[in-house]
Context: one part of a larger RNA
Molecule: small-subunit ribosomal RNA, 5' domain
Organism: uncultured bacterium
RNA sequence: GACGAACGCUUGCGGCGUGCUUAACACAUGCAAGUCGAACGGAAAGGCCCUGCUUGCAGGGUGCUCGAGUGGCGAACGGGUGAGUAACACGUGGGUGAUCUGCCCCUUACUUUGGGAUAAGCCUGGGAAACUGGGUCUAAUACUGGAUAGGACCAUGCUGUAGGUGGUGUGGUGGAAAGAUUAGUUUCGGUAAGGGACGAGCUCGCGGCCUAUCAGCUUGUUGGUGGGGUAAUGGCCUACCAAGGCGCCGACGGGUAGCCGGCCUGAGAGGGUGGACGGCCACAUUGGGACUGAGAUACGGCCCAGACUCCUACGGGAGGCAGCAGUGGGGAAUAUUGCACAAUGGGCGCAAGCCUGAUGCAGCGACGCCGCGUGGGGGAUGACGGCCUUCGGGUUGUAAACUCCUUUCAGCCAUGACGAAGCCCUUGUGGUGACGGUAGUGGUAGAAGAAGCACCGGCUAACUACGUGCCAGCAGCCGCGGUAAUACGUAGGGUGCGAGCGUUGUCC
Numbered sequence: 001g002a003c004g005a006a007c008g009c010u011u012g013c014g015g016c017g018u019g020c021u022u023a024a025c026a027c028a029u030g031c032a033a034g035u036c037g038a039a040c041g042g043a044a045a046g047g048c049c050c051u052g053c054u055u056g057c058a059g060g061g062u063g064c065u066c067g068a069g070u071g072g073c074g075a076a077c078g079g080g081u082g083a084g085u086a087a088c089a090c091g092u093g094g095g096u097g098a099u100c101u102g103c104c105c106c107u108u109a110c111u112u113u114g115g116g117a118u119a120a121g122c123c124u125g126g127g128a129a130a131c132u133g134g135g136u137c138u139a140a141u142a143c144u145g146g147a148u149a150g151g152a153c154c155a156u157g158c159u160g161u162a163g164g165u166g167g168u169g170u171g172g173u174g175g176a177a178a179g180a181u182u183a184g185u186u187u188c189g190g191u192a193a194g195g196g197a198c199g200a201g202c203u204c205g206c207g208g209c210c211u212a213u214c215a216g217c218u219u220g221u222u223g224g225u226g227g228g229g230u231a232a233u234g235g236c237c238u239a240c241c242a243a244g245g246c247g248c249c250g251a252c253g254g255g256u257a258g259c260c261g262g263c264c265u266g267a268g269a270g271g272g273u274g275g276a277c278g279g280c281c282a283c284a285u286u287g288g289g290a291c292u293g294a295g296a297u298a299c300g301g302c303c304c305a306g307a308c309u310c311c312u313a314c315g316g317g318a319g320g321c322a323g324c325a326g327u328g329g330g331g332a333a334u335a336u337u338g339c340a341c342a343a344u345g346g347g348c349g350c351a352a353g354c355c356u357g358a359u360g361c362a363g364c365g366a367c368g369c370c371g372c373g374u375g376g377g378g379g380a381u382g383a384c385g386g387c388c389u390u391c392g393g394g395u396u397g398u399a400a401a402c403u404c405c406u407u408u409c410a411g412c413c414a415u416g417a418c419g420a421a422g423c424c425c426u427u428g429u430g431g432u433g434a435c436g437g438u439a440g441u442g443g444u445a446g447a448a449g450a451a452g453c454a455c456c457g458g459c460u461a462a463c464u465a466c467g468u469g470c471c472a473g474c475a476g477c478c479g480c481g482g483u484a485a486u487a488c489g490u491a492g493g494g495u496g497c498g499a500g501c502g503u504u505g506u507c508c
Base pairs, nucleotide, nucleotide: 001507002506003505005504006503007502008501009500012372013371014370015369016368017367018365019364020330025328026327027326029325030324031323034073035072036071039070040069042066043065046064047062048061049060050059051058052057053056080283081282082281090207091206092205093204094203095202096201099200100199104196105195106194107193108192109191110190111189112146113145114144115143121136122135123134124133125132126131153172154171155170156169157168158167159166179188180187209255210254211253216246217245218244221243222242223241224240225239226238227237228236258280259279260278261277262273263272264271265270285306286305287304288303289302308319309318310317311316336362338361339360340359344358345356346355347354348353375405376404377403378402385396386395387394388393409449411444412443413442414441415440419435422432423431424430425428452497453496454495455494456493457478458477459476463492464491465490466489467488473480474479
């Protein structure tokens, strides 16, 4: 000098930041991922209309609206944490002629003809529940057969190349589609192929901890051939063959640790560090596994096993806060079970809109940084009081009183935003703000409501009195205290900093 700090004393206001560093310990409760009726059959509930009557019920219609269901997209983002990891995990620079990429953008072409189911519904069973079985009916942008298709794919010829990139010819296999909506050929979709963008996978050079009281390590090990697997290279896996591969330029083992941009310190070189914010990685009660999908081996999905908790009719079931709040526990120590989707962004939707503990805000904490205030001018009988005294006085001290002013901030009254652009409609003096009656502005009364903390032997700015008597105590180092202690305690005075001041811890 610095800090995500803690502790002690003290505390007026505001702005901007920041806040479980410990138990990746266990979690009550609520919320954190839905949306689309312009894909579909439809109508549980409500609204509206009609009819009937028992006057608040029954039946029918509508599709304003929409529970549950089929279907589509999303749920792989966003948010959290740092346990593991010494590794192509990260940083940086390359390669991919070894690769994939939903939604988005551009280009080209197409969007044809059939079929059978199934959920919901209705009927009927089992179960305490979670849930689940049978029968029957029905729809689609769900599923599926055929047609067509340049190209895609496979084989092969020529050309070209750096090897599987590219151009071109021949033959062949199997392979597409979906509709909805509008007053309207209006809009949104669907299929195939090529390109782009974005994102991702794999791979390589170099770089960054400690330890030799770890010196040898290795059998899918190192390489080859054939095969399998993957989007893709590869011992990634497998069969056979060879005997290799790494290592004192530190292999192997052990310990510790997420990495970086950065941050702190320092003149720099360097040293330390990785909290907030941003990028990458890993993880989601512990371990294992795959499914779906463009993308996961998936925090709020599934299956199995373990530990734990809960429900149970004892047969069986349910759960996962390292999301936001919150609780217990641990700890020196770290916040509200708040408001809103108004803005920014995200998901779905043609849109209106819905959802969004992302985010925007508010609350709590002097935890940090910054700013402001606690008044200003005059005022000597140098008042009273306190303290000291050589008893003369000195000091507190222009300090107070008194007088003349000012009113920041806080208080009260009034007014009152920017952030709002989109978007929508009946196109006009139209509607949309959580924060917030906040900030700001104007007015108002009165010096009125607002100062402490540490130190005073030397280092180190600042001295006297009393008490105590090697006691009580102080102390960063040297050291003070055993009867005149500037070093302990108290008081007066002084010094330093100031809404803070000290102490402790850690780093330079």